[in-house]
The RNA shown here (transfer RNA) has 73 nucleotides and comes from a Deltaproteobacteria bacterium. Rfam family: tRNA. The family's RNA type in Rfam is transfer RNA. The organism belongs to Myxococcia, within Bacteria.

C1' cells in the first nucleotide's frame, strides 16, 4: 500500500426480506432469611464507531473516514 472481517447497554453477544433495538451477566430496588449466600420478582441502562447519501422509513443498503484483528506484497 492492497484485500477480508469486526465495531450495537458497564461486559459478552443476538438482531431474519429495511418497519422504529433485545438477551445473559453486572448494577439498583423488593420478596425470602436471625444475617447472608442461593433462588424468585421488578427496575435501570443505547446518538447502534464518526460523517454524509438513498428511502415514507436505515443497526440493516451505498460512499467516506477512524479503531482493532487477520492475510498478501
Nucleotide at each position: 500500500a492492497c484485500g477480508u472481517g469486526u465495531g450495537u447497554a458497564g461486559c459478552u453477544c443476538a438482531g431474519u426480506u429495511g418497519g422504529u433495538a433485545g438477551a445473559g451477566c453486572a448494577g439498583c430496588g423488593g420478596a425470602u432469611u436471625c444475617c447472608a449466600a442461593a433462588u424468585c420478582c421488578g427496575c435501570c441502562g443505547g446518538u447502534c464507531g464518526g460523517g454524509g447519501g438513498u428511502u415514507c422509513g436505515a443497526g440493516u443498503c451505498c460512499c467516506u473516514c477512524c479503531a482493532c484483528a487477520c492475510g498478501u506484497g